Predicted 3D model of an 843-nucleotide part of an RNA (large-subunit ribosomal RNA, domain II) from uncultured Chlamydomonas. Its Rfam family is "Eukaryotic large subunit ribosomal RNA". On this family, see Yusupov et al., Science 2001: "Crystal structure of the ribosome at 5.5 A resolution". RNAcentral holds the full RNA, with entries from ENA.
Context: one part of a larger RNA
């Protein structure tokens, strides 16, 4: 390569079975439905602030009714709707019902149609050129026509800046032609009104909260003080002035007894305070009380009525006391529903879409504006363009490395060298000589720079890869040139299956939220002695996010989600907990302080080990090593010096020769010094492997801490432990098929009897989500309008009946109950509660 079988798959007929859908039959305490009980996996409490909450941060016992973006003005975007150079009901009337709609009259006022200027004043039209959709002409890689719109030259108004004919009373007027100057202007109008959406500002402004300021008033019945005028205050001590008697003395006076009754004196009731018990009580007798115990008690004592003093005011033996249970500024009441950049809270579903903690300002750092991220609204096009991609071509860098016998700084260590500086020797001196030091020069050498560098990457970045190009010919121009030279533009021809490659529909406009505390992780990186430390850089992630895996977990591995079903797999796993081999095969490891077991990670180190397993490197050995047992282990010589001594062995320096197998001027012990023994060395028995370093594995030391404990536990040793190989197996919301829901995007349907696209048929991709946005929807009260229900039973309330819907919810049966209620469609809005130390009631 051929042919044959045989197996898979594809198309196309055949043929059987079966679902869907329609109908009919059976089936009824059942193979349905709901519910409840137990057991077994998984599974932490909600709201809230936060980078992060199950937190040993805050609220939150239960239940029920109440309970927070609202109306208004104005303004801005978008959409509808009516009219349209306009537009809008501004006034008087009519008819009606006070209104509301409707007629009739007139035409005010707003915004709009013209703008510029400070202001006096002055005042604009069909312009070209590029890109263009649509039509058309009709198949050509075509020719016309050229909306909107954008870009870009000119014209034209005003203002500014120059010029300044003409005509004048000489002061003005301003033709014509100007200008890299400006204007919220023109260039064949688009605007007004009303509606609703979102928003932004004023208003109490989403609700609930101050600490605080103002006005004005009411209070000394408590209690400061002061002034009037009352009232109250046992019993004792102690004894001041004066007086008296007697004495003495010349007197002045003095002394002695009385007597007297002073006193912010003493003891001490009443009474006034309130020290201590840190008693009693302490939901009391009491929002300051009771006991006992204590101070004071004739005066700055106590106390009743009466009067004065009043809130930035009084009074104050002063304590910021006290001014009515209130005082570093009383109380009521207004402003006021004061404001809060701060705290807490803010009520139904689905569905798409999805942030940010970063830039600049800010009396800004707990907040704002700006811009970015994000969403809605569209609006112009239709393969142009576009990119977190690469290729090619091109351009700038000064980081890593690198380098210092290269510049700049730093920095070792010698060598030569010298005219040089100290120091010293020799010598009277010497620019003589020698020795040392240093500097300096020369060729090496060692080590190094964030602010050094000659060299220089990777990565990153930026341009460009064509019709808005190239060429030809012809013109404008006050630019430029010696010069129609060039620069620039303008007309007209001409030249497309191309001018990289992959994907891929692009470009614009408007409006607006929320966010502007962030935090980890690999790498690079500053500070710091480090840090779960502080500050950057790219990227990826969590905040915003669930799944599987790391026993436990915001971030780690994997992997990114509609609801189902079957199959496959990642990460990680397969003794039992606990799904999957007590799987295979080599090697390590014994560890009582009983070792050891999987990223972030939940710790160990410098040393060390003759524990055991491998590796390197050097040695020694049949000429007999290593080890063991045994024998020499000598003379010169007590070498020389020192020294009290020193004979191998306190010490300095030397350390030779002889005989030998072989023996050091000597490895220790040792003596006061010898002695002795004893090592290096040889030698005999013996007969095969022996030695040392270094390294690496597991192991063990190093290795102590307060409850008892953790490879996640149990346990485990030819592991279930480490280290390599190699099958199988077990597993997610990941992949793959196969169904259904959502959304989104495409293509097809009204020809030819009704209706009709807000719709029908068919394919495809998509499904995560906090602030946040935007669509569609359920559900309460109330009005119109239309259809309904309803004493033969409405709402309503209850249901260990049933159904529909992704849900919010919605229908139906039964029961009670006894009078009103629903469905559409449109208007409306005091419209949905778990939460707020919410507010009233109940338990």
């Nucleotide at each position: 390569g051929a042919c044959a079988c045989c197996u898979u798959c594809a198309c196309a007929c055949u043929u059987a079975g079966g679902a869907u859908g329609c109908u009919g039959g059976c089936g009824u305490a059942a193979u349905g439905g709901c519910u409840u009980u137990a057991a077994g996996u998984g599974g932490c409490c909600c709201g809230u602030c936060u980078u992060g909450g199950a937190a040993c941060a805050c609220g939150g016992a239960c239940c029920a009714a109440g309970g927070a973006g609202u109306c208004u003005a104005a303004c801005a975007u978008g959409u509808a709707u009516g009219c349209g150079a306009g537009u809008u009901g501004g006034u008087g009337g009519g008819u009606g019902g006070a209104a509301a709609a409707c007629c009739c009259a007139u035409g005010a006022a707003g915004c709009g149609u013209a703008a510029g200027u400070a202001a006096c004043c002055u005042a604009a039209c069909u312009g070209g050129u590029g890109u263009g959709a649509u039509g058309g002409c009709c198949u050509g890689u075509g020719c016309c026509u050229g909306c909107a719109a954008c870009a870009u030259c000119g014209a034209c108004c005003g203002a500014c800046c120059a010029u300044g004919a003409u005509c004048u009373u000489c002061u003005g007027u301003g033709a014509a032609a100007g200008g890299u100057u400006u204007g919220a202007g023109u260039g064949c109008g688009a605007g007004c009104a009303u509606a609703c959406c979102u928003g932004u500002u004023g208003g109490g402004a989403c609700c609930c909260g101050a600490a605080a300021g103002a006005u004005g008033g009411u209070g000394a019945a408590c209690u400061a003080u002061g002034c009037g005028u009352g009232a109250a205050u046992a019993g004792g001590g102690u004894g001041a002035a004066g007086c008296c008697a007697g004495a003495g003395g010349a007197a002045a006076c003095u002394c002695u007894g009385g007597u007297g009754g002073a006193a912010g004196c003493u003891c001490g009731u009443a009474g006034a305070u309130g020290u201590g018990c840190u008693g009693a009580c302490g939901u009391g007798c009491a929002a300051a009380u009771c006991g006992c115990u204590u101070u004071u008690c004739g005066g700055a004592c106590u106390u009743g009525g009466g009067u004065a003093u009043a809130g930035g005011g009084g009074c104050g033996a002063a304590a910021g006391a006290c001014u009515a249970a209130u005082c570093g500024a009383a109380c009521c009441a207004u402003c006021u529903a004061g404001u809060a950049g701060c705290u807490g809270g803010u009520u139904u579903c689905c569905u798409c879409c999805g942030a940010a903690g970063u830039u600049u300002c800010c009396c800004c750092c707990a907040g704002g504006a700006u811009a970015g991220c994000u969403g809605g609204a569209g609006c112009u096009c239709a393969u142009a363009u576009g990119u977190g991609u690469u290729a090619c071509g091109u351009c700038a860098g000064g980081u890593a490395a690198a380098g210092c016998g290269a510049a700049u700084g730093a920095u070792u260590a010698g060598a030569c060298g010298c005219a040089g500086g100290g120091g010293g020797a020799u010598g009277a001196a010497a620019c003589a000589u020698c020795c040392u030091u240093c500097a300096c020069g020369u060729a090496u050498u060692c080590u190094c720079a964030a602010a050094c560098u000659u060299u220089a990457a990777a990565u990153a970045g930026g341009c460009g890869u064509g019709a808005a190009g190239c060429g030809u010919g012809g013109g404008a121009u006050g630019c430029u040139u010696a010069a129609u030279u060039g620069a620039u533009c303008c007309c007209a021809c001409g030249c497309a299956a191309u001018u990289a490659a992959a994907c891929u529909g692009a470009g614009c406009u408007c409006c607006a939220a929320g966010u502007g505390g962030g935090c980890c992780a690999u790498u690079u990186u500053u500070g710091g002695u480090a840090a779960g430390c502080a500050g950057a850089a790219c990227u990826g992630g969590c905040g915003a996010u669930g799944c599987g895996g790391g026993a436990u977990g915001a971030a780690c591995c994997g992997a990114u989600a509609g609801c189902u079903a079957a199959g496959u797999u990642a990460a990680g796993g397969c003794g039992c907990c606990c799904a999957a081999c007590u799987g295979c095969a080599c090697g390590c490891u014994a560890a009582c302080c009983u070792a050891g077991a999987u990223c972030c990670c939940a710790c160990a180190a410098a040393g060390g080990g003759u524990g055991u397993u491998g590796a390197u490197u050097g040695a020694u050995a049949u000429a007999g090593a290593c080890a063991g047992c045994a024998g020499g282990a000598c003379g010169g010589u007590g070498g020389u010096c020192a020294u009290g001594g020193a004979a191998g062995u306190c010490g300095a320096a030397a350390u030779c020769c002889g005989c030998u197998a072989a023996g050091g001027a000597g490895u220790g012990u040792g003596u006061a010094a010898c002695a002795a023994c004893u090592c290096a060395c040889c030698u005999g028995c013996c007969g095969a492997a022996u030695c040392a370093a270094u390294u690496a594995g597991c192991c063990c030391c190093g290795a102590a801490a307060a409850u008892g404990g953790a490879u996640g536990g149990c346990g485990c040793u030819g592991a279930a432990g480490c280290g390599u190989g190699c099958g199988g197996c077990c597993u997610a919301u990941a992949c793959u098929u196969a169904g259904c829901c959502a959304u989104u995007g495409a293509a097809g349907c009204a020809a030819g009897u009704g209706c009709g696209a807000a719709g029908c048929u068919u394919c495809a991709a998509u499904g995560a989500g906090u602030a946040g946005g935007a669509g569609g929807a359920c559900g309460u009260g109330g009005g119109u309008g239309u259809c309904g229900u309803u004493g033969c039973g409405c709402a309503g309330c209850c249901u260990g009946a049933g159904g529909c819907g992704u849900g919010a919810g919605c229908c139906u049966g039964g029961g009670u109950g006894a009078a009103a209620c629903g469905g559409c469609a449109u208007c409306u809005a005091g419209u949905g509660c778990a939460g707020a130390u919410c507010u009233u009631g109940g338990u």